[in-house]
Predicted 3D model of a 267-nucleotide RNA (Bacterial large signal recognition particle RNA) from a marine sediment metagenome.
RNA sequence: CGCGCUAGAUGGGACGGUAGCGGUGUCCUGUAACUCGCAAUCCGCUUUAGCGAGGUUGAAUUCCCACUCGAGGGUGCUUUGCCCUUUUGUCAGGUACGGGGCAUGUGGUGUUGACGGUUGGGUCCUACUCAACGGGAUGUCGGCGAACCCGGUCAGGGCCGGAAGGCAGCAGCCGUAGUCGAAGCGUCUCGUGUGCUGUAGGAGCGCCUGGCCCGAGCUAACGACCCCGUGGCCGGUCUGGACGAUUGGUUCGACGGUGGGUGCGCG
Repeated sequence: CGCGCUAGAUGGGACGGUAGCGGUGUCCUGUAACUCGCAAUCCGCUUUAGCGAGGUUGAAUUCCCACUCGAGGGUGCUUUGCCCUUUUGUCAGGUACGGGGCAUGUGGUGUUGACGGUUGGGUCCUACUCAACGGGAUGUCGGCGAACCCGGUCAGGGCCGGAAGGCAGCAGCCGUAGUCGAAGCGUCUCGUGUGCUGUAGGAGCGCCUGGCCCGAGCUAACGACCCCGUGGCCGGUCUGGACGAUUGGUUCGACGGUGGGUGCGCG
């Protein structure tokens, strides 16, 4: 150097799934990179982890190892967006409501006199007075009305007396006590959730009102501003979660690059 063989190769990777591995599946990468059969409530296997059948290539540009590069994927990491949930007023930032303040604006009021000062009165309380209302008593009027035990007068009659005369006294009449009633009125008395009555005293500086002094403010309805409070309504904060993005971290890692390694037989 030639011929014939053999190990190997005939894609690799991420995700998913699985006890795990490989495949079918999705995606990335890449091609010189075979064919058929199987397969998602799946197929085949077990750390030498697709199986079965048939081809091609084959000791190196193609097989194996290390390093490098780094498409792409994953990520209970980092940062972050949005949504949901939840906490919080020791986040008083917004907003709503409530309270207070101020007197800058609007309004109202004020030289027909504000605010303030002073002095009276009323309103309030107590006592009394007066009045009103109600109750009672009484006066007044009327009726009845004491058989006798009330008064007066006492016919008749009776008693005493010689007589003059005297005494008691029923009925009647007049009254009285008593009792019943009465529209109104007078007097006295008691009472009151009464009062444009009055007197005296007190309380009180709130309200109303009069006089005098002073001489320009007063008020706080609305708005502005300040303070306080309340409500998780908005924002913020806290808790948990879903989805997404991501400088970076971490993990896997195709293609490519560099270096090294790997047989047998014959001529």
Its Rfam family is "Bacterial large signal recognition particle RNA". About the family: The signal recognition particle (SRP) is a universally conserved ribonucleoprotein involved in the co-translational targeting of proteins to membranes. The family's RNA type in Rfam is non-coding RNA gene.